RNA sequence: AACUUAUGAAGAAAGGUGGAGGGACCGGCCCUGUGAAACCUUGGCAACCUGUUGAACUAAUAAGGUGCCAAAUCCUAUUCCCAUAGUGGAAAAAGAUAAGUU
Numbered sequence: 001a002a003c004u005u006a007u008g009a010a011g012a013a014a015g016g017u018g019g020a021g022g023g024a025c026c027g028g029c030c031c032u033g034u035g036a037a038a039c040c041u042u043g044g045c046a047a048c049c050u051g052u053u054g055a056a057c058u059a060a061u062a063a064g065g066u067g068c069c070a071a072a073u074c075c076u077a078u079u080c081c082c083a084u085a086g087u088g089g090a091a092a093a094a095g096a097u098a099a100g101u102u
Stems, first nucleotide, its partner, number of pairs: 001102007013042005021031003027075002043069003048065003051061003073094001078091004082086001
């Protein structure tokens, strides 16, 4: 990097450095000098893999490997559904994370 499978309306932020962007992408709509990105420290959430407990699992736990800590994956893009046309419903695509394979 590609492929396969699983998951997404739940949950969880303070401090320091920094100094203008950020929310993948389109269009929106938002966040941001009451301090963006990034980095560091500490803390937390979660439970995919591992470990531990357990006779066992759709169990418990949270030591290890990841991940995450504004907004539904922020909404949306393609297709379908509708007495209500919507912040609606269903599926897909794309992207994200984990585990595995090449």

The RNA shown here (SAM riboswitch aptamer (S box leader)) has 102 nucleotides and comes from a Cryomorphaceae bacterium. The coordinates come from a structure-prediction model, not an experiment, and the mean pLDDT is 83. The model forms 94% of the base pairs in the Rfam consensus.